[in-house]
């Protein structure tokens, strides 16, 4: 020094404008958004993970499920995807959620 321990903080963005209608940020035209690590020129669409959902479990936790991309090649083109509940049918509103979490940063302690 690495590794190991405890604790703290942080950890998701987005319908402008218009149409129909009694009513839609839900339908239609159109607009907008993209968690974490890795790979990589580059990652919402590759690999893995988290979240959501399901089963079991007193709890902790364990298991399962889990959307969508091609062309091009250094810079672009075209396309596609997005849990549950509520409500005029919702990736974008509201709610579970002042929750949880991959992970990021830091502090302290300690000893080989």
């Nucleotide at each position: 020094a690495a590794g190991c321990g405890u604790c703290u903080u942080c950890a998701a963005g987005g319908c402008a404008g218009g149409g129909u209608g009694a009513a839609a940020a839900u339908c239609c035209c159109g607009a907008c958004c993209g968690g974490c690590u890795g790979u990589u020129u580059g990652a919402g669409u590759c690999a893995g993970c988290a979240a959501c959902c399901c089963a079991c479990u007193u709890a902790u936790g364990u298991g399962g499920c889990u959307g969508a991309a091609c062309c091009c090649u250094a810079a672009g083109g075209u396309a596609c995807c997005g849990a549950u509940a509520g409500u005029a049918u919702a990736g974008u509103c509201u709610a579970g959620a002042u929750g949880g979490a991959a992970g990021a940063a830091g502090a302290c302690a300690g000893g080989c």